[in-house]
RNA sequence: CGAACCCGCGCGGGAGAGCUCGGCGACACCCCUGCACCCACCGCACCAGCGGUUGCGCAGCGGGAGUACGCUGGCGCCGAAGGAGCAAGGCCUCCCCCGAAUCUCUCAGGCACCACACCGCACGGGCGAG
Numbered sequence: 001c002g003a004a005c006c007c008g009c010g011c012g013g014g015a016g017a018g019c020u021c022g023g024c025g026a027c028a029c030c031c032c033u034g035c036a037c038c039c040a041c042c043g044c045a046c047c048a049g050c051g052g053u054u055g056c057g058c059a060g061c062g063g064g065a066g067u068a069c070g071c072u073g074g075c076g077c078c079g080a081a082g083g084a085g086c087a088a089g090g091c092c093u094c095c096c097c098c099g100a101a102u103c104u105c106u107c108a109g110g111c112a113c114c115a116c117a118c119c120g121c122a123c124g125g126g127c128g129a130g
Base pairs, nucleotide, nucleotide: 001130005126006125007124008123010121011120012119013118018075020074021073022072023071024070029064030063031062032060033059034058035057039055040054041052042051043050044049076111077110078109082107083105084104085103089098090097
């Protein structure tokens, strides 16, 4: 100097399963109505204040809307975060134990997005064949 391997990080790719039924449920936003309240603006007064068909203001158990999203309950389903299980085989008299996965289970997670095993590229670190 440095292959392979391991870890981290960034980018790209990345499947599956509810267009499910119900309960709760819009902050915001848009529209409408109004001007009783706050603030601002215009006019009159120039001191309290009065008026206005004003609004980037305020208010409404009015509408968009039982919509979105979220939470929650039920049934159905998926498997590629994580988790769990074991075959050959190993240890061995036996038992126990070790023993892979994209297999199996479905606890968790998921059934829009995100995430996601895995793959590619780049960077950083570790180790180090040579």